[in-house]
RNA sequence: GAGUCGGCUGGGUGGUCGCGGCACGGCAUGCCCGUGUCGAGGAAGGUCGGGACUCCGCAGGGCAGGGUGCUGGCUAACGGCCAGUCGGGGCGACCCGCAGGAAAGUGCCACAGAGAACAGACCGCCGAUGGGCCGGCCGGGAGACCGGACGGUCACAGGUAAGGGUGAAACGGUGCGGUAAGAGCGCACCAGCGCCCGGGGUGACCCGGGCGGCUCGGCAAACCCCACCCGGAGCAAGGCCAAGCAGGGGACGGUUGCCCGCUCGCACCUUCGGGUGCAGUCCCCAGGUGGGCCGCGCAGAUGGAUGGCCACCCAGGGCCGCUGGCGACAGCGACCUGGACAGAAUCCCGCCUACAGGCCGACUC
Repeated sequence: GAGUCGGCUGGGUGGUCGCGGCACGGCAUGCCCGUGUCGAGGAAGGUCGGGACUCCGCAGGGCAGGGUGCUGGCUAACGGCCAGUCGGGGCGACCCGCAGGAAAGUGCCACAGAGAACAGACCGCCGAUGGGCCGGCCGGGAGACCGGACGGUCACAGGUAAGGGUGAAACGGUGCGGUAAGAGCGCACCAGCGCCCGGGGUGACCCGGGCGGCUCGGCAAACCCCACCCGGAGCAAGGCCAAGCAGGGGACGGUUGCCCGCUCGCACCUUCGGGUGCAGUCCCCAGGUGGGCCGCGCAGAUGGAUGGCCACCCAGGGCCGCUGGCGACAGCGACCUGGACAGAAUCCCGCCUACAGGCCGACUC
């Protein structure tokens, strides 16, 4: 000088004017005044995961559906945290990972390409074998001709995945052998996979050895399989008290202590004594609206208080002057500027996101 990781902080003091809760006091008893005391955050935010709490549901088991997904531990629990394993990145400190199974099955793999999953002959290579043609030779036949091996040629059948080309991906790599040409076809080494053995680790896994030519593409954030977990709604949960109106029940509703006045709320029945129903008054009952209280916290709730201004100081930035220095710059002084993101609402544990500036520690190159 360039970086990596972790932690802390998130202006201070005083004055003044206010705001909310609680306690005490006052008298003028009110939406009153005074005093004291308390009054946001690392994220109070997003409301993403989990829990407490509350109500509803629930014999037990299974299916469906959803979630989680390397290992061990922590935790009330979690998709969280810690430590590790494996894979990837970085010279390194260190960082990142939606990290079970693709050898149970199904499905998909754009474009390009001949072919994209028990693959595929477009160019190329070969053409041993079979076939066509040519040549001489041998055998048979009187001859036309037939048969045979050989040599050449064609590239017809066909063989070939080594080379070219396409692609994100083309069915291990290098070498030798082999072959007509080729090919794990054979062999050696390397890589991977599977199985077995030994050792280490609680485990994921690691180290070493042997065997098998086994060479088997990717996608599960496609269906699916495997393992584990999961009732629903949420403080507008929920509990208590309970006007008014409506509902239900009962009593009274002219058989009145006396006097005076009124001549009796309405309807029906009547044996004229009275009875029934409605209106009305009062009482009771259940549910429960408006409303209140609890839930609710030494901040607290009620549409929601925790703020404004001034002075000085502290970081930081700018500019000017003086001094020192060749200079970058440093010191002193004055002035201006200047502190982010944001704000509780049932509580707690996490995660994620936002955040000016400053401080500390460890480590790497």
Molecule: Bacterial RNase P class A
Organism: soil metagenome